[in-house]
Background:
A computed fold for a 1542-nucleotide RNA from Gammaproteobacteria bacterium RIFCSPHIGHO2_02_FULL_38_33, annotated as small-subunit ribosomal RNA. Its Rfam family is "Bacterial small subunit ribosomal RNA". The sequence is in RNAcentral, with records from ENA and SILVA. NCBI's taxonomy places the organism under Bacteria, Pseudomonadati, Pseudomonadota, Gammaproteobacteria.

RNA sequence: UGAAGAGUUUGAUCCUGGCUCAGAUUGAACGCUGGCGGCAUGCUUAACACAUGCAAGUCGAACGGCAGCACAGUAGAGGGCAACCUUUAUGGGUGGCGAGUGGCGGACGGGUGAGUAAUGCAUAGGAAUCUGCCUUAAAGAGGGGGAUAACUCGGGGAAACUCGAGCUAAUACCGCGUGUGACCGUAAGGUGAUAGGAGGGGACCGUAAGGCCUUCCGCUUUAAGAUGAGCCUAUGUCGGAUUAGCUAGUUGGUUAGGUAAUGGCUGACCAAGGCAAAGAUCCGUAGCUGGUCUGAGAGGAUGAUCAGCCACACUGGGACUGAGACACGGCCCAGACUCCUACGGGAGGCAGCAGUGGGGAAUAUUGGACAAUGGGGGAAACCCUGAUCCAGCAAUGCCGUGUGUGUGAAGAAGGCCUGCGGGUUGUAAAGCACUUUAGUGGGGGAGGAAACGGGACUAUUUAAUAAAUAGUGCCGAUGACGUAACCCCAAGAAUAAGCACCGGCUAACUCUGUGCCAGCAGCCGCGGUAAUACAGAGGGUGCGAGCGUUAAUCGGAAUUACUGGGCGUAAAGGGUGUGUAGGUGGUUUUUUAAGUCGUUUGUGAAAUUCCUGGGCUUAACCUGGGCGCUGUGAACGAAACUGGGAAACUAGAGUAGAGUAGAGGGAAGUGGAAUUUCCGGUGUAGCGGUGAAAUGCGUAGAUAUCGGAAGGAACACCAGUGGCGAAAGCGGCUUCCUGGACUCAUACUGACACUGAGACACGAAAGCGUGGGGAUCAAACAGGAUUAGAUACCCUGGUAGUCCACGCUGUAAACGAUGAGAACUGGAUGUUGGAAAGCAAUUGCUUUUUAGUAUCGUAGCUAACGCGCUAAGUUCUCCGCCUGGGGAGUACGGCCGCAAGGUUAAAACUCAAAGGAAUUGACGGGGGCCCGCACAAGCGGUGGAGCAUGUGGUUUAAUUCGAUGCAACGCGAAGAACCUUACCUACCCUUGACAUCCUAGGAACCUAACUGAAAGGUUGGGGUGCCGAAAGGAGCCUAGAGACAGGUGCUGCAUGGCUGUCGUCAGCUCGUGUCGUGAGAUGUUGGGUUAAGUCCCGUAACGAGCGCAACCCUUGUCCUUAGUUACCAGCACGUAAUGGUGGGAACUCUAAGGAGACUGCCGGUGACAAACCGGAGGAAGGUGGGGACGACGUCAAGUCAUCAUGGCCUUUAUGGGUAGGGCUACACACGUGCUACAAUGGGGAGUACAGAGGGAUGCGAACUCGCGAGGGGAAGCCAAUCUCAGAAAACUACUCGUAGUCCGGAUCGGAGUCUGCAACUCGACUCCGUGAAGUUGGAAUCGCUAGUAAUCGCGGAUCAGAACGCCGCGGUGAAUACGUUCCCGGGCCUUGUACACACCGCCCGUCAUACCAUGGGAGUGGGUUGUACCAGAAGGCAAUAGUUCAACCGCAAGGGGAACGUUGACCACGGUAUGAUUCAUGACUGGGGUAAAGUCGUAACAAGGUAGCCGUAGGGGAACCUGCGGCUGGAUCACCUCCUUA
Repeated sequence: UGAAGAGUUUGAUCCUGGCUCAGAUUGAACGCUGGCGGCAUGCUUAACACAUGCAAGUCGAACGGCAGCACAGUAGAGGGCAACCUUUAUGGGUGGCGAGUGGCGGACGGGUGAGUAAUGCAUAGGAAUCUGCCUUAAAGAGGGGGAUAACUCGGGGAAACUCGAGCUAAUACCGCGUGUGACCGUAAGGUGAUAGGAGGGGACCGUAAGGCCUUCCGCUUUAAGAUGAGCCUAUGUCGGAUUAGCUAGUUGGUUAGGUAAUGGCUGACCAAGGCAAAGAUCCGUAGCUGGUCUGAGAGGAUGAUCAGCCACACUGGGACUGAGACACGGCCCAGACUCCUACGGGAGGCAGCAGUGGGGAAUAUUGGACAAUGGGGGAAACCCUGAUCCAGCAAUGCCGUGUGUGUGAAGAAGGCCUGCGGGUUGUAAAGCACUUUAGUGGGGGAGGAAACGGGACUAUUUAAUAAAUAGUGCCGAUGACGUAACCCCAAGAAUAAGCACCGGCUAACUCUGUGCCAGCAGCCGCGGUAAUACAGAGGGUGCGAGCGUUAAUCGGAAUUACUGGGCGUAAAGGGUGUGUAGGUGGUUUUUUAAGUCGUUUGUGAAAUUCCUGGGCUUAACCUGGGCGCUGUGAACGAAACUGGGAAACUAGAGUAGAGUAGAGGGAAGUGGAAUUUCCGGUGUAGCGGUGAAAUGCGUAGAUAUCGGAAGGAACACCAGUGGCGAAAGCGGCUUCCUGGACUCAUACUGACACUGAGACACGAAAGCGUGGGGAUCAAACAGGAUUAGAUACCCUGGUAGUCCACGCUGUAAACGAUGAGAACUGGAUGUUGGAAAGCAAUUGCUUUUUAGUAUCGUAGCUAACGCGCUAAGUUCUCCGCCUGGGGAGUACGGCCGCAAGGUUAAAACUCAAAGGAAUUGACGGGGGCCCGCACAAGCGGUGGAGCAUGUGGUUUAAUUCGAUGCAACGCGAAGAACCUUACCUACCCUUGACAUCCUAGGAACCUAACUGAAAGGUUGGGGUGCCGAAAGGAGCCUAGAGACAGGUGCUGCAUGGCUGUCGUCAGCUCGUGUCGUGAGAUGUUGGGUUAAGUCCCGUAACGAGCGCAACCCUUGUCCUUAGUUACCAGCACGUAAUGGUGGGAACUCUAAGGAGACUGCCGGUGACAAACCGGAGGAAGGUGGGGACGACGUCAAGUCAUCAUGGCCUUUAUGGGUAGGGCUACACACGUGCUACAAUGGGGAGUACAGAGGGAUGCGAACUCGCGAGGGGAAGCCAAUCUCAGAAAACUACUCGUAGUCCGGAUCGGAGUCUGCAACUCGACUCCGUGAAGUUGGAAUCGCUAGUAAUCGCGGAUCAGAACGCCGCGGUGAAUACGUUCCCGGGCCUUGUACACACCGCCCGUCAUACCAUGGGAGUGGGUUGUACCAGAAGGCAAUAGUUCAACCGCAAGGGGAACGUUGACCACGGUAUGAUUCAUGACUGGGGUAAAGUCGUAACAAGGUAGCCGUAGGGGAACCUGCGGCUGGAUCACCUCCUUA
């Protein structure tokens, strides 16, 4: 006996920190749904207004009476023989009783929570009081009197009611007597009461009534009790200090009054007090408590029902009566409202129970009964009782129970999903066999009931067997609920299930629809065409006659932290000190007993909670007992600790003595260097300034230089993580005055101490006032630059100011972002000021110690960074401060200030974050190292011209589409006249040009004519095939129906595949281990080296993988093998000539296989390494050259138009066919190329040398024609054989002579060739003629490091034809590289960061627009309240010369006393004036917040491009800029100092 967490800040992490959720609860409400029963509960809002009925009456045993009812009696009438019947009148005689007098009760019960922050409540006490009815006790109850209601008569009034006259009773009223006791008084003594009624009755008395006796009830006085009430005290009892002072009856005293009683409760007088920072006064809010809800608890919230107390009763005031009221269903007055009225006047008070209207999200019947419990009255029976007991309504809550049970696989149907197989709903249903709670129908049926009445007995009382009272047993009567509970019977699965949720938190998943729309949402968030998040469905999960939502409280929240938090950087240490109150306080002894602890006792109401029994079938519920109620009073005890008293001590603190160091402070004086200005000399043209300039100064002589003078300000070197001071701060020297610290030694005082709210003092810079001063520097300002602009950075000037004196201001990143004091806890190394000791001692060295000041570090702490005896460690004391970000250190108010402003200090509203430290990246107009045709050094180009080609733009019916920085632009396209073709126009087709299936017909197929631009359409002719089990089948064609075809339509941001790019850059990772709370780190960093994360060494790492390299292809050398179509050295033959021929296998070559190169060898350098440098040999030397090969990944890179593919769209069209046109347009802009501009050239002539390829719808020789393109021709070749096929630059001589040319060839005219159905739009080529621009190209920019650039030609793919493009091939063949400062790109390390969509990032402010809340505001309208004054109803008190009056006194007059009237003070409502405070509103206005892709700039984050920030002042569209002082929370480099290691 009791304690759980999760989501959300980030790329990720840890922390801080808020927001949100899961739980429990409710007098609840709303939505959907709803079988029954029990027990509870039910206007939380308008203390708003109320129709109607009821809620407080009763007593005839107090009284006079008798209106009404019933009856006796009496009188009369009628009927009847009579008994008697009917009827009329009378009748207080009886039962009773309206109204009235009187008594008791209407102060209880019931309602509500407006007011109230203390006149209240809770707890515990107290003394100066009263108390009807009740109980106990004592005493008395004698004898008189006068009235008055009712009633009668009369009057007024509409009414309510009222006035007058007359009669009458009492337990109504008033004297007298008595008075135990009571009260007053020192005593003597004085004062004060009363009522009867009912029942019964023996004796006695009495004419009678009755007396008398007795019982009961009632009455008077007194005492005590009980109950109830009043008063006082202590403690506790919400928020606000932006409420700090309040109070004149106020505080106390004396005296008097008043009260039931104490008391300023009230009056007079006296004194000047009383309360308050432990929060008075004021403002706001609120009935308090037992308890209730929550919580582990401590606490927090709350105060419905039940119970205790208080307050109120339409609003305000007041008293009367009474035991008790200042009175819910009483009175008076004032006010508001409602109603009646004859307008004169009256009546009313649901916050009692029902009920109505209203308000509201919202809360019930105008019910039954007094049967029970209780209350009032009564002797009682009884009466009254909306208290109460019951019923009705409501799932409002709690509890119980049911809606069936078993069996049942063809796993039915239907639904949903599907990968089409199936799965799931699902034993679920149906079917079969059972049961009957609840409900329905019928029948029975306790208990709640005993008082009470009747009669009997006993006891008490009594004279009494009457009567009365008490008790015992017998008989009789009384039930609203109630057609109840409970029991029995009957029939029958029959009458009974919903709600929310299903992205995570949080249990539960799929389909369809929708398409940032509609919508959802508690937080995070979801939705822009594949949504488990919207809506619907199927399925599932949770709870279940309920389930969800909303609102509210506690919890979680250790998120106000007492239990139980923090403050270096996250929010948070006051700028610093002195010191008051307060808090805390050294050692010893003794005492006390306030705190503390213990024991006993009282109290802490009951109910509730808890434990344990009992009763309802169970439970809820009810009930007995116990514990508990953590509190508090009293008594007794203990004495350790804290406190108080007393006495001592010296370790804290202080004083005295001797010394020491110091920019500590104040005042006066004084010194030199430098700047500036002035004077004079020398001297001449510039000076100055900057990135570069200009403004400025200077020939009227500047700058420079020399001499002199003036004046102000600051004090170089020394100088130092050195010194001093509380901090701010303090620096030449001398003197005077003065504060503190440290060291040593002894003596003295004896806790004198620490901290410190308020308070007081000091307090950089800027700023303000007054007066001086003014050299420099310098806000503002002016000018010059820069710039798109430049209110800036830079420059030239320059005023406040900077300086002094005296005042003010009171703030800073006033920082160690670290409050003060004390104690304890390893070290190492410096340094400043002392002291001591030792030594082999000049100045020294060593050791110890003390007070500072630094660096590194152990343990420990910390979120980490870091701190670490100078703590951010371990503890104690005191103060200050924090509680999400923004709004905001702002508004309003107060205080301070001359002002600027300071200080104190919110809210509405808004967001789900804001933040700290560290990590990985990325980035930097940060740093270091390294590489690359990156720069540099070179060569040649582009950009200028003409043309070609592609793109943009424009145009168009269409100019189809895509590609768009590098990485689109001679790209897809390796080739658009038709076709291609996707585009446009026109004409056609609709199961389609193409695929599969079905039906019917037909072989297929060939062919003619007409029409048409063609596609197509119409009409004809020929033709009957193949296989075959003879059923039919296969293929093809036509027609028809539908499933479907088709789509270069959309989405490359739904995809596959493929590709580009960083980049052939050297990187990218993993396992185990280790370090770190963690993200992560280490490895991979470091020293070398390399082309390379290549290798070596070192090393908390050790290994491994993908990349690098190598393996592959090609090329360069050699060898072997083979030898045709290639080759020809030697031998032979032949030709004009040629490997032409025989032959050869040497060479070249071809194509197979090998060899070779590995830093292997030598020397040097290096660390005995890796490696580098040089050399030898070699065809080749340090990856020999080239290619293929592209790590993890990035760019939502490109492609749906190569292809494939999800989804969507289209279906007589976005599909298909045809013709023509377009893709070829043309003011223009850009890219890529070609040709040139010429003499290293052009032209004509001559002469050489390749490689690699292609060829059958093909290449096409010889020969021939044509100036030529080409034509004819046809041999050869499926190719080392034939052919395309003449290589060109080069070389040899010739010409041209620097010109728009013998350069250049565009353009145009003419004539042709070829391909092809077809060269008009729109082909290529040839010839003749024409002969444009262009004379080497601005800013800018591209390629290339060797067989490369440059230059020269050749071939191929595509292709009918159509390359200046593309892909290949060879020929000729350079220059330069010092080097890595700079530009670009990349790699590694490091640093800063507010970036992570990652700098194409982030982000600030003005302005404009819309909305929201808020401040100011001439004012305006309400509420509350203070002060002063006016006024003064009702009322009690006081006074009273007015009026009136039954009781008593008095013969009377009159007295006493009373009522009314009048007056006075008090006082409610009301009014006037003036304040305070609060709410609402207000033209206009201020800032703030939010909002979509607006405007202007770019202030901040990197050195953010002028480091940033703080305070202050000035300026400016705006972020901001500038001055002065400060900070590091500034990067980088250098220097200084210190530490560590050697």